[in-house]
Context: one part of a larger RNA
RNA sequence: GAACGGGGGCCCGCACAAGCGGAGGAACACACAGUUUAAUUAGAUGAUACAUGAGGAACGUUCCCCGGGCUCAAACACAGAAGGGACAUUCCCGGAAAGGGGAUCGGCCAGCAAUGGUAUUUUGCGAGGUGCUGCAUGGUUGUCGUCAGCUCGUGCCGUGAGGUGUCGGCUUAAGUGCCAUAACGAGCGCAACCCCCACCGACAGUUGCUAACUGGUCAAGCAGAGGACUCUGUCGGGACUGCCGGCGCAAGCUGCGAGGAAGGCGGGGAUGACGUCAAAUCAUCACGCCCCUUACGUCCGGGGCGACACACGUGUUACAAUGGCAGGUACAGAGGGAGGCCAUCGGGCGACCCAGAGCGGAACCCGAAAACGUGUUUCAGUUUGGAUUGGAGUCUGCAGCCCGACUCCAAGAAAGUGGAUUUGGUAGUAAUUGGGCAUCAGCCACGGCGCGGUGAAUACGUUCCCGGGCCUUGCACA
Numbered sequence: 001g002a003a004c005g006g007g008g009g010c011c012c013g014c015a016c017a018a019g020c021g022g023a024g025g026a027a028c029a030c031a032c033a034g035u036u037u038a039a040u041u042a043g044a045u046g047a048u049a050c051a052u053g054a055g056g057a058a059c060g061u062u063c064c065c066c067g068g069g070c071u072c073a074a075a076c077a078c079a080g081a082a083g084g085g086a087c088a089u090u091c092c093c094g095g096a097a098a099g100g101g102g103a104u105c106g107g108c109c110a111g112c113a114a115u116g117g118u119a120u121u122u123u124g125c126g127a128g129g130u131g132c133u134g135c136a137u138g139g140u141u142g143u144c145g146u147c148a149g150c151u152c153g154u155g156c157c158g159u160g161a162g163g164u165g166u167c168g169g170c171u172u173a174a175g176u177g178c179c180a181u182a183a184c185g186a187g188c189g190c191a192a193c194c195c196c197c198a199c200c201g202a203c204a205g206u207u208g209c210u211a212a213c214u215g216g217u218c219a220a221g222c223a224g225a226g227g228a229c230u231c232u233g234u235c236g237g238g239a240c241u242g243c244c245g246g247c248g249c250a251a252g253c254u255g256c257g258a259g260g261a262a263g264g265c266g267g268g269g270a271u272g273a274c275g276u277c278a279a280a281u282c283a284u285c286a287c288g289c290c291c292c293u294u295a296c297g298u299c300c301g302g303g304g305c306g307a308c309a310c311a312c313g314u315g316u317u318a319c320a321a322u323g324g325c326a327g328g329u330a331c332a333g334a335g336g337g338a339g340g341c342c343a344u345c346g347g348g349c350g351a352c353c354c355a356g357a358g359c360g361g362a363a364c365c366c367g368a369a370a371a372c373g374u375g376u377u378u379c380a381g382u383u384u385g386g387a388u389u390g391g392a393g394u395c396u397g398c399a400g401c402c403c404g405a406c407u408c409c410a411a412g413a414a415a416g417u418g419g420a421u422u423u424g425g426u427a428g429u430a431a432u433u434g435g436g437c438a439u440c441a442g443c444c445a446c447g448g449c450g451c452g453g454u455g456a457a458u459a460c461g462u463u464c465c466c467g468g469g470c471c472u473u474g475c476a477c478a
Base pairs, nucleotide, nucleotide: 004474005473007472008471009470010469011468012467013466015462016461020424021423022422023421026317027316028315029314030313034308035307043052064303065302066301067300068299069298070297076126078124079123080122081121082120087106090103091102092101093100109116110115128292129291131290133288137286138285139281140280141279142277144275149188150187151186152185153184154183155164156163157162168179169178170177194269195268196267197266199237200236201235202234203233204232205231209226210225213224214223215222240263243257244255245254246253247252306444319418323377324376325375326374328372335366336365337364340359341358344355346353347352384415388411389410390409391408392407393406394405395404431454432453433452434451436449437448
């Protein structure tokens, strides 16, 4: 000096407490371990792996296994050789395909020439490797942690390591500021500058809007017209403890204060200091070393990644009456759309199919559910629950056996609120409810990402658990 203590002081955080909903029990989905397997490719493993990389494994993807092929090789660069070489047709054999064997129609580029160019064959040298090492690396990422810290120059103190500054008092979300001060300043962080939301203004009005005037309809911004309003979009304004009262030297704190759409960081995002974990990634990519080169490269067919005594994690659906079912009926936001979204008509119980307008879209299309109202059900393994199974189908796609989603009929499992323990979030949050997108032919999505609707409870407090910050201390450490 740092670290540590079942030492001390001060302080913070959904850390505890308070309150609400879950997980742990059931079924299923997904991931992981284990086991199995010809293969079940491989990475990630306390927090910081386990719906993770993967924002789409039937083939392909695909790395794994089995079998069949190729070896200048799937592609590409350079050099040499052959060769009537612009570039290129068709067919046969057998084959699962890849590949192999054989036949063939043509055609012969540019240039005066020298020569140059393209295809094929061949040779050489480069290739190729998701092979190894993340403990050789770059780059990127997780975590401590959006925690308030980490340092430097000069000066001063100390033989020196080092200290001081950065400590102390008050304050803050903050090393935020004020005061004090052998320190005076500065840098990286904090904050602000950036984006979205909440209010207002200006400008702009079509595909959006409709107050006034006119036309018009069963009803309609439907039409003329208008820019007032809503909205859309760009640019500005607005909040600063600025004003007032109280406390305080000040910084600042406080008030059911005023004004204001918003009040003391207004809400959310992006932004992650010096560093820690030889943390993760050689399988995004790049790259050193090592290794393979008729194979550890590469092509094809099939299989596997989807196995199943078991164990764990993350979720979905439930166990019901604040519910289930049936009929009626209302209201979003954010997005997407051409091999697409599909109105409307017709067929089908339905998935869907046939016909067929509009729209590359503020114009056309995709479009809510919970809620509300009516009826039924009356506590039961039920009109709860929907696993699983049988049958019949639809769609995508070359192809649904391994191994897709969806529909209809029939059947209807466990489950009656879950032990020890454990988790989330402090407000438009939790809970609940549906809709969209990426990936994508389709989809194993109950995942991820963003969107709106309905909309709570509680916080006395900091003794305790966990994590962290500052100061200090030492028979607990060296």
Small-subunit ribosomal RNA, 3' major domain from an uncultured bacterium, 478 nucleotides, folded computationally. It matches the Rfam family "Bacterial small subunit ribosomal RNA".